[in-house]
This is a predicted structure of an 82-nucleotide RNA (transfer RNA) from marine gamma proteobacterium HTCC2148.
RNA sequence: GCCGGUGUGGUGGAAUUGGUAGACACGCUAGAUUCAAAAUCUGGUUCCUUCGGGAGUAACGGUUCAAGUCCGUUCACCGGUA
Numbered sequence: 001g002c003c004g005g006u007g008u009g010g011u012g013g014a015a016u017u018g019g020u021a022g023a024c025a026c027g028c029u030a031g032a033u034u035c036a037a038a039a040u041c042u043g044g045u046u047c048c049u050u051c052g053g054g055a056g057u058a059a060c061g062g063u064u065c066a067a068g069u070c071c072g073u074u075c076a077c078c079g080g081u082a
C1' cells in the first nucleotide's frame, strides 16, 4: 500500500429483520439492616434545560416517514497479505 473486522453511559455488554437507545451485570451513590462494618435488600445513576422540551451510538455527510443498524468519506484500534 491492499483486503477484512471493530467503535454504543464510569466499565463490560444488549438492542440480530431499519421501528421506544442504553436491557442485564459491574461500579458509584442514597436509604433499610448492624453496636459498627461486611454481606443482603430497596431506590437513584448520559448531558443540557427557561422544566415545555432538546441533544446524544468514533467524526462528517447521504438514503428513508423513521438509521446504532443501510450507503459514502475520514479517524482510531485489531487481524490478514505482497
Stems, first nucleotide, its partner, number of pairs: 001081007010026003019065001027045006046055003058074005
Background
RNAcentral holds the sequence, with entries from Rfam.